[in-house]
Description:
The RNA shown here (Bacterial RNase P class A) has 364 nucleotides and comes from an Actinomycetota bacterium. Lineage of the source: Bacteria > Bacillati > Actinomycetota. The gene name in the source record is rnpB. The RNAcentral record of the sequence draws on ENA. Its Rfam family is "Bacterial RNase P class A". Rfam's curators write: Ribonuclease P (RNase P) is a ubiquitous endoribonuclease, found in archaea, bacteria and eukarya as well as chloroplasts and mitochondria. Gene Ontology terms of the family: dimeric ribonuclease P complex, tRNA processing and ribonuclease P activity. The coordinates come from a structure-prediction model, not an experiment, and the mean pLDDT is 77.

RNA sequence: UGAGUUGGCCGGGUGGUCGCGGCUUGCUCGGUUCGCCGAGUGGGUUGAGGAAGGUCGGGGCUCCACAGGGCAGGAUGCUGGCUAACGGCCAGCCGGGGUGACCCGCGGGAAAGUGCCACAGAGAACAGACCGCCGAUGGCCGCCUCCGGGUGGCACAGGUGAGGGUGAAACGGUGCGGUAAGAGCGCACCAGCGACCCGGGCGACCGGGCUGGCUCGGCAAACCCCAUCCGGAGCAAGGUUAAGCAGGGAGAGGGCGGCCCGCCCGCUGACACUCCCAGGUGAACCGCACAGAUGGAUGGCCACACAGCCGGACCUCCGCAAGGAACCGGUGGACAGAACCCCGCCUACAGGCUGACUCACCGU
Numbered sequence: 001u002g003a004g005u006u007g008g009c010c011g012g013g014u015g016g017u018c019g020c021g022g023c024u025u026g027c028u029c030g031g032u033u034c035g036c037c038g039a040g041u042g043g044g045u046u047g048a049g050g051a052a053g054g055u056c057g058g059g060g061c062u063c064c065a066c067a068g069g070g071c072a073g074g075a076u077g078c079u080g081g082c083u084a085a086c087g088g089c090c091a092g093c094c095g096g097g098g099u100g101a102c103c104c105g106c107g108g109g110a111a112a113g114u115g116c117c118a119c120a121g122a123g124a125a126c127a128g129a130c131c132g133c134c135g136a137u138g139g140c141c142g143c144c145u146c147c148g149g150g151u152g153g154c155a156c157a158g159g160u161g162a163g164g165g166u167g168a169a170a171c172g173g174u175g176c177g178g179u180a181a182g183a184g185c186g187c188a189c190c191a192g193c194g195a196c197c198c199g200g201g202c203g204a205c206c207g208g209g210c211u212g213g214c215u216c217g218g219c220a221a222a223c224c225c226c227a228u229c230c231g232g233a234g235c236a237a238g239g240u241u242a243a244g245c246a247g248g249g250a251g252a253g254g255g256c257g258g259c260c261c262g263c264c265c266g267c268u269g270a271c272a273c274u275c276c277c278a279g280g281u282g283a284a285c286c287g288c289a290c291a292g293a294u295g296g297a298u299g300g301c302c303a304c305a306c307a308g309c310c311g312g313a314c315c316u317c318c319g320c321a322a323g324g325a326a327c328c329g330g331u332g333g334a335c336a337g338a339a340c341c342c343c344g345c346c347u348a349c350a351g352g353c354u355g356a357c358u359c360a361c362c363g364u
Base pairs, nucleotide, nucleotide: 001360002359003358004357005356006355007354008353009352010351013304014303015302016301017300018299020047021046022045023044024043025042026041027040028039029038030037031036049335053346054345056344057343058342059341060340061234062233063232064231073230074229075228076227077226078092079091080090081089082088093107094105095104096103097102108225109224113223114222115219116218117217130164131163132160133159134158137157138156139154140153141152142151143150144149172190173189174188175187176186177185191215192214193213194211196209197208198207199206200205238286239285240284241283247277248276249275250274251273253271254268255267256266257265258264306333308331309330310329311328312327316325317324318323
């Protein structure tokens, strides 16, 4: 200098002006149960985000349910930590990719059982005979014979998983032996898996040894098994006050009855007044916050700078030049917007600042 990897941060600034929501306050008017309330108009103060978003995980808070245990159902799934908790975060392990910094992985069990493996292919899991090879043995047809058999052919029965071919995948690899031809059929070495032993690590796991144990394909985001965890609903949760209507009670009045009348006593939903009670609708308030609600305020314009981008120009600086810097003109700022609160995750995002690291080349 070029190319890249990764972490953190910001995400528009200053001023003016016109508006919007909350709180507070002055004045005016109206109402008033004299506590205040409403309307208008001034002042002060305050007013979105890194994701406020998706509503995916967890928690707080609230109400309902609940003896304990099991079944069913759901979620999670390498290891060790962190956290109030989580499916989150940090550090590692293993597998894969990259020259490297580093990146990717819903990463328990397929050797408990069941099931599935498209197309192609003969055969897809204690497999399989399409081509090929063989045809020792048996069969058929010749020839020879000392009549015991020998030998040649056919490819009929059959054998064969070496070779070809199909496939993502064909039941370890190489060599030697072996055989009619072949084959872990036997042996040697190698590879993989498991058990055991030794060493390192808290652990996942790693390194080594040994084995007369095995050669057992993949899929659990198929059922399933194992381990851990899980009650339901959500601020339209829920609570307080409590008009009206209807209900219950008391008192006095009216009416009716008991007596001829009055006092007095009794009765009286659909006569009426006053007061009280319980539940509770409309409504208001609380829940509710150093923004905050009630269908939901936080914005518009102008000016000035600024990162960036585009164009111009070569008078000045650099350069052989193209051009670069200073200069001039234009353009210019995304995604989005709280609604009970918090911790995370995921997704969207113009542009800018910055830390660490890797590779290549050049110079010293």